This is a predicted structure of a 325-nucleotide part of an RNA (large-subunit ribosomal RNA, domain IV) from a Verrucomicrobiales bacterium.
Context: one part of a larger RNA
RNA sequence: ACCUGGUUAAGGAACUCGGCAAAAUAGCCCCGUAACUUCGGAAUAAGGGGUGCCCUCUUCGGAGGGCCGCAGUGAAAUGGAUCAACCGACUGUUUAGCAAAAACACAGCAUUCUGCGAAGACGCAAGUCGAUGUAUAGGAUGUGACACGUGACCAAUGCCGAAAGAUUAAGGCAAGGGGUUAGCGCAAGCGAAGCUCUGAACCCAAGUCCCGGUGAAUGUCGGCCGUAACUAUAACGGUCCUAAGGUAGCGAAAUUCCUUGUCGGGUAAGUUCCGACCUGCACGAAUCGUGCAACGAGUUGAUCGCUGUCUCAACCAGGAGCUCA
Repeated sequence: ACCUGGUUAAGGAACUCGGCAAAAUAGCCCCGUAACUUCGGAAUAAGGGGUGCCCUCUUCGGAGGGCCGCAGUGAAAUGGAUCAACCGACUGUUUAGCAAAAACACAGCAUUCUGCGAAGACGCAAGUCGAUGUAUAGGAUGUGACACGUGACCAAUGCCGAAAGAUUAAGGCAAGGGGUUAGCGCAAGCGAAGCUCUGAACCCAAGUCCCGGUGAAUGUCGGCCGUAACUAUAACGGUCCUAAGGUAGCGAAAUUCCUUGUCGGGUAAGUUCCGACCUGCACGAAUCGUGCAACGAGUUGAUCGCUGUCUCAACCAGGAGCUCA
C1' cells in the first nucleotide's frame, strides 16, 4: 500500500457524470402543521418541546418534591426533510443468471364478432375447451383511473352491404371435325353402327370490375404571389393542386437539426433546470390531445440539514499479506 470497521481540527459538496458512498434522521407523548386536492388526502407534512431514577399523594390519567450523569427511545432494532418539472393514474407484473422501468398489466372507455350443436381455439377424426355459461354472456382488437375533449378526408388499402351489367373455373348439354372400317364403287373416293381423339355456341358459383357505406378501420391531413398612412407583419385578395389540406389544445418538448434559439428566474459564474415566446428541420387529438390530487427502490433540477465525497490527509482495531511450524 490492500480489505472490513472506528474517530478526526477548520471548512462543509469546494468531490464527482451525478452527494455515489458515508453521515445525518429515527421509538413514544404533547403542541403545531402550508400550497394543492378527486374533500378521501397531502400528513409522522414542515417546525418545536418532553423522555432516567427515588419518595409522597393519586380520581391510576397523572401531580408535587428530591437525586445522578457529557448523554435518560442512555445498548440494539429504529423515517433525513423540502421545492419544482417529466413520465406512468394507482396496488401489482417483468428480462431465474448485467435492464424493475417511462416497458407489461390494470379498473374504465370504444369498436367488432357470436342466437347456442354460438363465435373462437385444439385435434386427421372421435371429441374437448368456451360453459354445466346464453348478448348485463363469451371471443377479438385498440385505448388505458379521473376531468375537459376527441376536428377534416372514404381518393388508396381493409371491412360491410347491394345485386342490374361486364368478366369468370370445373361441370352439364352438345352442333361440328379427325382416326378406324362393315358396305358401295372400274377407279378416284364415299362411308353406317360401334370404339376413340377432339369440340363451337348455350346454361352456370363465389371472386374481381362496377355501385354505395364505414375512421375509437390501416391511414392521410399542401404550394406560390401580392396587400394596411414609418418600418415590420398580414385580418384580406389572387392562383395552382388535392380525397381533404392539421381544428381544439400543446409546443426548442422523452419530439427542435440550425441550437448553449431569444427573453425572464435561480447562481458570483448555469450546454442542465424552471417560466415564457413560436421561426413545430420533423407535436396533435383512443398508434389518443391537454390537464391532474394521490402514488413511484422511475428520470431531471434546486434548497436546508448532514457529513473524510473533497481541501488533505492522519490515527486506531481486526483481517489479508510476510516469517516459522
The RNAcentral record of the full RNA draws on ENA. The coordinates come from a structure-prediction model, not an experiment, and the mean pLDDT is 88. The organism belongs to Verrucomicrobiales, within Bacteria.